[in-house]
RNA sequence: CAACGAUAAAGGCAAAACUGCUGAAAAGCAGUGACGCAAAGCUACGGACCUACUGUGACGAUCGGUCACUACGGCCGCCGGGCUGCCGAA
Numbered sequence: 001c002a003a004c005g006a007u008a009a010a011g012g013c014a015a016a017a018c019u020g021c022u023g024a025a026a027a028g029c030a031g032u033g034a035c036g037c038a039a040a041g042c043u044a045c046g047g048a049c050c051u052a053c054u055g056u057g058a059c060g061a062u063c064g065g066u067c068a069c070u071a072c073g074g075c076c077g078c079c080g081g082g083c084u085g086c087c088g089a090a
Base pairs, nucleotide, nucleotide: 004088005087012037013036017032018031019030020029021028022027035077041083042082043081045080046079047078049074050073055069056068057067058066059065
């Protein structure tokens, strides 16, 4: 330096759920809380997934109607890529 990751040490993050706020929603933020995590740090670049305000179409036929599709919204704690980083047993 690269790879690897321990019943090591120091420190870190925080799922679900609940409460409050924001948002059309998905979801985000804060608090409580720990299921887990060696990149569960950052980045929506590729794929997957979630949502559908809007737009388009269909239906009904006048109702802030129903259905389908739609990302310009989201998710990095789904997978891959990119950038960065703590510790050091085998």

Annotation
The RNA shown here (c-di-GMP-I riboswitch aptamer) has 90 nucleotides and comes from Salisediminibacterium halotolerans. Its mean pLDDT, the model's own confidence on a scale to 100, is 87.